[in-house]
RNA sequence: GGGUCGGUAGCUCAGCUUGGUAGAGCACCUGACUUUUAAUCAGGUGGUCGUGGGUUCAAAUCCCAUCCGACCCG
Numbered sequence: 001g002g003g004u005c006g007g008u009a010g011c012u013c014a015g016c017u018u019g020g021u022a023g024a025g026c027a028c029c030u031g032a033c034u035u036u037u038a039a040u041c042a043g044g045u046g047g048u049c050g051u052g053g054g055u056u057c058a059a060a061u062c063c064c065a066u067c068c069g070a071c072c073c074g
Stems, first nucleotide, its partner, number of pairs: 001073007010026004020057001028044005050066005
C1' cells in the first nucleotide's frame, strides 16, 4: 500500500441480509420482602448507533469518504 471483519447503554453483545417506535443480559437507582446484609420479586434511569457527507417521506440499516482496532496478502 491492497483486502476482510469489527465499532450500538457503564460492561458483554443482538438488531443491518429485507430501511418504518433502538433492544437483551449484567451493572446502577427506587420499592416490596428480611432484625440487617445477601438472595428473590416489581418498577425505573441510562444511546449524537465511531465521525462527516449523500440517497430517501423516513437511515443503526443503503451509497461515498474518513478515524480506531483485529487479522490476511504484498